SAM riboswitch aptamer (S box leader) from Saliterribacillus persicus, 116 nucleotides, folded computationally.
The organism belongs to Saliterribacillus, within Bacteria.
Of the family's consensus pairs, 97% are formed in the model.

RNA sequence: UUCUUAUCAAGAGAGGUGGAGGGACUGGCCCUUCGAAGCCUCAGCAACCGUCUGUAAAAGACAAGGUGCUAAUUCCAGCAUAUUGGUCUAUUUGAUCAAUACUUGAGAGAUGAGGA
Numbered sequence: 001u002u003c004u005u006a007u008c009a010a011g012a013g014a015g016g017u018g019g020a021g022g023g024a025c026u027g028g029c030c031c032u033u034c035g036a037a038g039c040c041u042c043a044g045c046a047a048c049c050g051u052c053u054g055u056a057a058a059a060g061a062c063a064a065g066g067u068g069c070u071a072a073u074u075c076c077a078g079c080a081u082a083u084u085g086g087u088c089u090a091u092u093u094g095a096u097c098a099a100u101a102c103u104u105g106a107g108a109g110a111u112g113a114g115g116a
Base pairs, nucleotide, nucleotide: 001116002115003114004113005112006111007110008109013042014041015040016039017038021031022030023029025078026077027076028075043070044069045068048066049065050062051061052060053059074108079105080104081101082100083099084098085097086096087095088094
């Protein structure tokens, strides 16, 4: 880098350093000199890998170790579909716009595990 697969509305921040950006991309909307990113230290959350109980599956417990994470649902939307309403075309369809959709699907992205 890429493939497969699982999860993504829960949860959890202080200090130091630094000095203007950050929230993947685009649009929106937010955060930020009452101090952004990055880096360091300590703390925490969760339970994917892990350990234990269990013949095993299911289920449960733990947190020493490997990752991950600690503003806002992956902050919201993006493509399609469904429902409702409006407009246009003109008679039954089509086009288009808006709203809604944890109880629609995909795409993109993130993280774990396994593989190339």